[in-house]
Context: one part of a larger RNA
Molecule: large-subunit ribosomal RNA, domain IV
Organism: uncultured Flavobacteriaceae bacterium
Parts: sequence; structure tokens; C1' cells
RNA sequence: UCAUGGCUAAGGAACUAGGCAAAAUCGACCCGUAACUUCGGGAGAAGGGUCGCCCAUCUUCGGAUGGGCCGCAGUUAAAAGGUCCAGGCGACUGUUUAUCAAAAACACAGGGCUAUGCUAAGUUGAAAGACGACGUAUAUGGCCUGACACCUGCCCGGUGCUGGAAGGUUAAGUGGAGGGUUUAGAAGUUUACUUCGAAGAUCUGAAAUGAAGCCCCAGUAAACGGCGGCCGUAACUAUAACGGUCCUAAGGUAGCGAAAUUCCUUGUCGGGUAAGUUCCGACCUGCACGAAUGGUGCAACGAUCUGGACACUGUCUCAGCCAUGAGCUCG
Repeated sequence: UCAUGGCUAAGGAACUAGGCAAAAUCGACCCGUAACUUCGGGAGAAGGGUCGCCCAUCUUCGGAUGGGCCGCAGUUAAAAGGUCCAGGCGACUGUUUAUCAAAAACACAGGGCUAUGCUAAGUUGAAAGACGACGUAUAUGGCCUGACACCUGCCCGGUGCUGGAAGGUUAAGUGGAGGGUUUAGAAGUUUACUUCGAAGAUCUGAAAUGAAGCCCCAGUAAACGGCGGCCGUAACUAUAACGGUCCUAAGGUAGCGAAAUUCCUUGUCGGGUAAGUUCCGACCUGCACGAAUGGUGCAACGAUCUGGACACUGUCUCAGCCAUGAGCUCG
């Protein structure tokens, strides 16, 4: 000096990103117990009291009541909840990054959409086959949401999906008009070329015909998704219930809102503090909330996150002492 323990005057979070760590609480019995609530809870809420030993009485033999004794201290050692208030998120128990993340992530019961009529859809395999299932739509697969309560608005123009079949477009194939190459031969010039050229062979090949798809016509948003701008107007001012106009498929409804979302921003007002970029309650000017990519609430729950309070303390003011071990010096 370090590590691990023990104690500490006065103060008591002034420490710190943060009460991290430590301290405190702790058992049994009795009394008592709030808001809120899904009436189950919350709850061991909180808070208060008693506890040893001896004697007597009663006893359901567990103990209860009364009297007395000792100590600073009686659940005498050890073991054995700290508590409360408010908010965010997720309903809950559960699951997860074996080896830096346990969470607000995943799952979940519940809700919805969709596919599938059985040789089911779907998955796997080259196939046979297997799973689904020795099940049968109250079943099975896929996708989304995520208890419960109140709800879930408008848009089908785009993309997707489903249905439709009149027309347009359209592949291989069918088709074969026409064309090219080749030459038996014919003609012309001239001894080797030029022109024409049947049949056959071969290479091409127009029209016409030709399914699904696409174009097209409808439906569908708990499918992917989307949900405006400008100007004017009321007898103070301000604001605009109201009017005009442009654009759109339709212009954001209820609810919530400086929010896990707010840039400006430490917004403004109120609360809490002597003092509060955090926190809580409001306001609404929502840069850029918003309804199963769910919206808003919500009792209970959480090794969750945030703010506050009581108790408590060497976290600190500010250090000190002790024990054990290591280090260091000497041997």
C1' cells in the first nucleotide's frame, strides 16, 4: 500500500451518473391496517405491543391469567422482509443472446383475417412414401394482434389478393403464300462461260389459327398501405362557429398529446426543493400521435425503467483504530 472482515465522536446522501456498496428491517403471538380494485386482492399494507426465569390458579395439556426475580439488553448466539408515494412500459406465471445485454424483446390465454371437404391444404423427399392424423371445419396450416374494460373512423386511385369473361395483346405448335441453294435439260456466245431452269433434296418463310398471363371490368384495408393547401370573416383586441377557392382515392374521426414520439426546448403555467435540463399535473403551437404496423385506460404482477419520501448508515464532510492475509525490508 492492497484485499477481506470489525468498530467509530458530531452530522446523516452533503457522496455519486445513480443510496452503487454497506447499514437498517427480519421470528412467533396479539391489536390494527388506506387509496384503489377485475371484489379475488392490495396485505406480512402501514403502524403499535408482548416474548427470559420462578411460583400459584385454570387447562382442551397446546397454553392462558395473576404474583414475584435478574440483566444495559429475554425471537439474549446463528439463521430469518426495509417500507411508503407517484409515473412509463409490458396484463399476468413463463422464455431469451451457453461465454459482456433478462428487457419495454419473445411467448402467452383472448381477438381477427386467410387457406383447406379429405388421396385436405401445408411440409419433406429424386420417387415410393412419411408427417399433417389413425385427426375431419368446435379440425389443421399460414399471417397479424396480444389478459380485461371502452372502442377500432374515412379511402379500393397505386400494389397485392379474389372473382369475371366480351374485346385487345400474346409462346411453342399447326399452317404454308412466297423466296434462296443445287441441276437433268434448253438458249446464247464461244470451247469455256453467261442466262433460263422441271422433278427431287435442302434452307427459309407471310397470312391465318393458337392457352394462361397482361390490358380490361368488379370486389376486398384486423390485405401492403394512405388519411391536404391557400384566402377572407364576429360592434376593443384576439380568435374564427361561418364563407370562398384549388387539389385528392380519401383528406386524421374517437381518444391521447413537449409523449420510449417535441426539432425550436431547460416550451409556458402549476406542484415538489432554499435552489429541480430530470419528475408529476395541465395547456396544445402534434418539426414528425392516432385506432389489431391496434388507440385510450387499467387492479394484480416485475432481480424492469424514472422521480420523490421515511428509516438507516464510513457513500460522504474526513478520516482514524483493530484483526487476518498478501506485498515491502532484513534474516